[in-house]
RNA sequence: AGAGUUUGAUCCUGGCUCAGGAUGAACGCUGGCGGCGUGCCUUAUGCAUGCAAGUCGAACGGUUUCGAGUAAUCGGAAUAGUGGCGGACGGGUGAGUAACACGUAAGUAACCUGCCCUUAAGUGGAGGAUAACCCCGGGAGACCGGAGCUAAUACUGCAUGUGGAGACAGGACGCAUGUUCUGUCUCUAAAGCUUUCGGGCGCUUGAGGAGGGGCUUGCGGCCGAUUAGCUAGUUGGUGGGGUAAUGGCCUACCAAGGCGAUGAUCGGUAGCUGGUUUGAGAGGACGGUCAGCCACACUGGGACUGAGACACGGCCCAGACUCCUACGGGAGGCAGCAGCAAGGAAUAUUGUGCAAUGGGCGAAAGCCUGACACAGCGACGCCGCAUGGGGGAUGAAGGCUUUCGGGUUGUAAACCCCUUUUUCUCGGGGAAGAAUAAUGACGGUACCUGAGGAAUAAGCCUCGGCUAACUACGUGCCAGCAGCCGCGGUAAUACGUAGGAGGCGAGCGUUAUCCGGAUUUAUUGGGCGUAAAGCGGGCGCAGGCGGCCUUUCAAGUCGGAUGUAAAAUCUCCCGGCUUAACUGGGAGGGGUCACCCGAUACUGAUUGGCUAGAGGGCAGCAGAGGGAGGUGGAAUUCCCGGUGUAGUGGUGAUAUGCGUAGAUAUCGGGAGGAACACCAGUGGCGAAGGCGGCCUCCUGGGCUGCACCUGACGCUGAGGCCCAAAAGCGUGGGGAGCGAACAGGAUUAGAUACCCUGGUAGUCCACGCUGUAAACGAUGGAUACUAGGUAUGGGGAGUAUUGACCCUCUCCGUGCCGAAGCUAACGCUUUAAGUAUCCCGCCUGGGGACUACGGCCGCAAGGUUAAAACUCAAAGGAAUUGACGGGGGCCCGCACAAGCAGCGGAGCGUGUGGUUUAAUUCGAUCAACACGAAGAACCUUACCAAGGCUUGACAUGCUGGAAGUAGAAACCUGAAAGGGGGACGACCUGUUGAGUCAGGAGUCAGCACAGGUGCUGCAUGGCUGUCGUCAGCUCGUGCCGUGAGGUGUUGGGUUAAGUCCCGCAACGAGCGCAACCCCUGUUGCUAGUUACUUUCUCUAGCGAGACUGCCCCGCAAGACGGGGAGGAAGGUGGGGAUGACGUCAAGUCAGCAUGGCCCUUAUGCCUUGGGCUACACACAGGCUACAAUGGGUGGUACAAUUGGUGGCAAUGGAGCGAUCCGGAGCUAAUCCUAAAAGCCAUCCUCAGUUCGGAUUGCAGGCUGAAACUCGCCUGCAUGAAGUCGGAGUUGCUAGUAACCGCAUAUCAGCAUGGUGCGGUGAAUACGUUCUCGGGCCUUGUACACACCGCCCGUCACGUCAUGAAAGUCGGCAACACCUGAAGUCGGUGGGCUAACCCCGGCUUGCCGGGGAGGCAGCCGCCUACGGUGGGGCUGAUGAUUGGGACGAAGUCGUAACAAGGUA
Repeated sequence: AGAGUUUGAUCCUGGCUCAGGAUGAACGCUGGCGGCGUGCCUUAUGCAUGCAAGUCGAACGGUUUCGAGUAAUCGGAAUAGUGGCGGACGGGUGAGUAACACGUAAGUAACCUGCCCUUAAGUGGAGGAUAACCCCGGGAGACCGGAGCUAAUACUGCAUGUGGAGACAGGACGCAUGUUCUGUCUCUAAAGCUUUCGGGCGCUUGAGGAGGGGCUUGCGGCCGAUUAGCUAGUUGGUGGGGUAAUGGCCUACCAAGGCGAUGAUCGGUAGCUGGUUUGAGAGGACGGUCAGCCACACUGGGACUGAGACACGGCCCAGACUCCUACGGGAGGCAGCAGCAAGGAAUAUUGUGCAAUGGGCGAAAGCCUGACACAGCGACGCCGCAUGGGGGAUGAAGGCUUUCGGGUUGUAAACCCCUUUUUCUCGGGGAAGAAUAAUGACGGUACCUGAGGAAUAAGCCUCGGCUAACUACGUGCCAGCAGCCGCGGUAAUACGUAGGAGGCGAGCGUUAUCCGGAUUUAUUGGGCGUAAAGCGGGCGCAGGCGGCCUUUCAAGUCGGAUGUAAAAUCUCCCGGCUUAACUGGGAGGGGUCACCCGAUACUGAUUGGCUAGAGGGCAGCAGAGGGAGGUGGAAUUCCCGGUGUAGUGGUGAUAUGCGUAGAUAUCGGGAGGAACACCAGUGGCGAAGGCGGCCUCCUGGGCUGCACCUGACGCUGAGGCCCAAAAGCGUGGGGAGCGAACAGGAUUAGAUACCCUGGUAGUCCACGCUGUAAACGAUGGAUACUAGGUAUGGGGAGUAUUGACCCUCUCCGUGCCGAAGCUAACGCUUUAAGUAUCCCGCCUGGGGACUACGGCCGCAAGGUUAAAACUCAAAGGAAUUGACGGGGGCCCGCACAAGCAGCGGAGCGUGUGGUUUAAUUCGAUCAACACGAAGAACCUUACCAAGGCUUGACAUGCUGGAAGUAGAAACCUGAAAGGGGGACGACCUGUUGAGUCAGGAGUCAGCACAGGUGCUGCAUGGCUGUCGUCAGCUCGUGCCGUGAGGUGUUGGGUUAAGUCCCGCAACGAGCGCAACCCCUGUUGCUAGUUACUUUCUCUAGCGAGACUGCCCCGCAAGACGGGGAGGAAGGUGGGGAUGACGUCAAGUCAGCAUGGCCCUUAUGCCUUGGGCUACACACAGGCUACAAUGGGUGGUACAAUUGGUGGCAAUGGAGCGAUCCGGAGCUAAUCCUAAAAGCCAUCCUCAGUUCGGAUUGCAGGCUGAAACUCGCCUGCAUGAAGUCGGAGUUGCUAGUAACCGCAUAUCAGCAUGGUGCGGUGAAUACGUUCUCGGGCCUUGUACACACCGCCCGUCACGUCAUGAAAGUCGGCAACACCUGAAGUCGGUGGGCUAACCCCGGCUUGCCGGGGAGGCAGCCGCCUACGGUGGGGCUGAUGAUUGGGACGAAGUCGUAACAAGGUA
């Protein structure tokens, strides 16, 4: 730092996806050790059990107990209670809270503060109670009531007053309600305990400090406007109350304020911060552990005590829940530490210790402390270490693979040597943490050390591209994979497995979430002509921005200083644990903060001026600018009348319609409505919509000139207001033409359309509404600047002229071309889409959706504002190359036309489809169909039936066997094959006396294998067809373009031709064209078998000849074209071979070859018979005909190519004939060998015939083992259809078509077919409009599998999400009324009441009465829960219903893309 993905390819826009980092994680597989961290994110759900806050006997009385003592008494220990201090800290959680809750910076002249520190003064003298205890009583219990006794540092008076508080007076100070000093008056304290007798600890009243709090304020940090208005103690004032303290904090009265588009109110969400994470940064997301603050403690309310609470382990009340109960009543609150249940994908031990640090109490010893320190569990995270090191090639075995040679796993292993770092096992020593007199949970831990033995220790994911890493097998659109693109339909590097490889490593993957990449919300750092995006246009409040000079201020801005921004975190340096993580010390950084000082250019504020912006004035000018009223002619239609007669009208062609009741046509007159030809223009005016005959009135704006006035008065403009085509709506008119709807006629498969005939709303007018358009220049407004050229509209000036023109300059408008620049490209270019500034509007993937719901507007139609679920990986812009078009231009071709002969009708032959069959083997769409097949009776043969064989009909190799071996006759069986049978009986090489031995061949058995016309031509080679013998297809270098690509190859001519010429940012080249090759036409020379001869003819070899070479004309002095001469031949003379790059997954696995798959006593092989020859029918290409240009008969003439020894076969003979007998000659210029149309003569005379020959019968011939299925030929007889062929369609342009025969390959036989050969031998071509095919250029395109393309909508089926809906069921927050616990505050008087005060009585301390104060009760205000009610917001559900999305092969049409067939 980027990459993949839209396309045939390209550039751009744009979304989706990936690679990175992070986590309080979870899941899957795996798991050795240690250190440091970390661990209920979900139900603020409910909790069994234990523990988490006590302590003080040096405050107090009592009780229990121990020791000494006879006892008095003394000493010690423990403790329920009174009393003091602490339970407001520490610990937990994040429900609530959008708030002065938090952060930061300030204020407090508006405040409090126990314990602690410093300091000043004091601590005198009295009194009355009460718990404990004892007695009685109630209760199940919790607990409670009554009587009696008692103490205090508990409680209450009195004295004193350093001081303090209050009031008054005066002085000083301060920014201010105040602070301070002096004086006078009033009020106001206390407690003791202990002692070593020095004191110590306390207590009271002050002053100060430290630390801790309360309150107030500026600024900062979430979302929604489909929440726009909110507020009654509300905002302020006065009096009073309350508080530590300000304050509507509360109350009475008065006033009517306060907040809000800089977002009030309402709704949703949320503890805030230091920080964490990501990022280059700016930012984004988050707020777990640690730290600061806040809030909460079962839910709601309340106060008490206290320095401090409205109090987690305190109290009262209400509610829910749980527990106990004797039913009368009671008890409880783990969001403390463990732990349990539940929930959940998921989160630990009912551990040890107060040794350390810290806290509470105490004089202290000490006690308490689930704070804390430690240990346990979890790979949850970070960090470190190990699982061994060295050597070791025959590259072992095994695995995998293979082209079978090998390769790979792989120095990897085995094996040898070595070391124990860590871990493991066993043993020895053994801490620091402790300050000290003692005291160590961790812990016999860390660490050190000895011994043992390579020992106990590796997995996970991936391997198509992105993205590092490839093969085999299995599977066969199945199973499956997938983050995106996408893999899988028989050769899958993408699925599964294996081998191998890559990555990371005690972990590895997956999932989830956040940031990044994403400049994809753009401040840094984006856009809006066509990709998403400029409001239809204007006016204008707020807001934003704003010309030149000048004065002052210093708000913004800039500089410096101070304070603060807690610690931790982060960065740097140094240090401590063996290292690291971790941790200690030092330094640094960080604010949109506060305050002080300074600067004054710019912005701002302020003062005074200016005129270039803006506006006004004066003088001119143009105009379909707007509104109202009038008026004119042409035309259409209608009415009346005349003339006139049968049609008219309309269309591609018809028809409906109109017309003999007189239309159309034509003439005259009239009515009415609408629109204004020519002028007219790329022209003018207007803000836009828009505006067009002429005249009048009213009225807006613009331009030019002068430089007279004002003096920045300006620009833009959220909301707001106004205008706004057509259609539409309301009311009333009007209505000629046109004309939705509708009717009819056509067209059509249909035609609810296009075309035609009619025709209602509407179009017109007035008034009102609607408020939208491709309202477009798809381009917001303003200002300034930046080459030109040209045209045109309206002004002005100059020159010139008699004058109008012309020419030059200038201002304003409207167009075209174009430089720089910009742009993805197209394109824009002083009328910017260039360069800049200001303001507004708008965009952020496609669909869903110009939609739903809600709001606002509207009479309605509807408009405006405007989502989500779900779904896709694209949707899109511009340009490129093709292909295509019922687009255009040019050109060619037997393409049409002009002709000739046919086909299509008949019969027959052949092939095909279909049907049939046991089988009718298989393949072949234009480019299959007399094709493969140059020839199916058997064979062929691949098909069918039946019968047989199994190393096989054929090949190779290996092993083994047999000697009368191999072979094989007769004979038996059988349809044959086959199975038996076995007389006879070998061969080659070497060798031997010798078939004697060995080997081979052959044979038998077995194993490998053979074999397959079985499948796949969509796995292939080769060959072939087609476009097409069309003229095209490309390359190198250069140039142009961001690029695909273009140029060249286009253009002007010309050609059969990309043939050639000219021009040209191209210059050259290649494959094609042409030529070279063969045949043919003329001729020369040479040679020549056959032949009598070789001059000629012929055969075959070498040459010549033709090149637009010559002349004329045209064109451009070219290419070339037209004409002519000469010539056998003239403009490629004729014909053939020759087929560019490519297209069709064209054809062929059945010609051959071949990968893969399949069969292997069968899908192989053999045999017999059958079939390929079937037959209602359809098609293709042929033959023969339909006749007289003919048929029959007789006579007669002239070829060429070619074939022949298992052959061609003559003369001769037989037969009507096919043919037979026979065999001369020929291995061929030697023999076989005969042409037919033609010509001559004759018959037939237009008929189903003397045409035509099908069909059938009989008799024969030939081939062949064999002609039944199923051959060919002959003779006789028979004598069908057919009288020239519908729509349509084929071939051919000259020795061609047509007609005529001949030969040959295949072949035993079989030719109407194929391939060749010659004979006779025409007609026509004006021309390129049309059909078909092709080439070039151009144009459009939504096609690229390329029009046999693409693609739209309804309907039907399935799935999913969503809207509406009679309703139904919940939740939340308010409001009104009712009720009203506890409690504070207030009131009350008839209850109760020790201290203090007063009075009285007795009599010296008692009694009685009264008062003050207090308590209980009662009343009142407030108020939680609860109840009732109507609304609001929101969620779920709902018969039915609406559209939407998606879904390999459903239905109907064909709307769009080409002029898409009606743009």
Model confidence (mean pLDDT): 83 of 100.
A computed fold for a 1463-nucleotide RNA from a metagenome, annotated as small-subunit ribosomal RNA.
Its Rfam family is "Bacterial small subunit ribosomal RNA". Its family is annotated with ribosome and structural constituent of ribosome in the Gene Ontology.